[in-house]
Molecule: SAM riboswitch aptamer (S box leader)
Organism: Mucilaginibacter conchicola
């Protein structure tokens, strides 16, 4: 890396170090010399897997709680939005739904 299934409008920052760009990708909009973004401590989030603890089944599981461990995550919904139906405005866009493609995690495959 490349398939598979699930989930993406909830939740989580300090510090030190760096020094210029970042927010995937297009177009906005935003963050950022009051140091973004990256890196490292430390804390915390959340509950995908493993594992405890209870409860329904009755060995396939599911649920609840916690959060020990593997992981991820701690601006903005994946930040909006680009593709297509379809509603309602009107002719040129606007607005609401629903899907797709692309992404990101996680657990699985060989």
């Nucleotide at each position: 890396a490349a398939c598979u299934u699930a989930u993406c409008c909830a939740g989580a920052a300090a510090g030190a170090c760096c020094g210029a760009g970042g927010g995937a990708a297009u177009g906005g909009c935003c963050c950022u010399a009051c140091g973004a973004c990256g890196u490292c401590u430390u804390a915390g989030c959340a509950a995908c897997c493993u594992g405890u603890a209870c409860c329904a089944a009755c060995u396939a599981u599911g649920g609840u709680a916690a959060a020990a461990g593997g992981u991820g995550c701690u601006a903005a919904a994946u930040c909006c939005u680009a593709c297509u139906c379809c509603g309602c405005u009107u002719u040129a866009g606007g607005u609401g739904g629903a899907g797709a493609u692309a992404g990101a995690u996680a657990a699985g495959c060989a």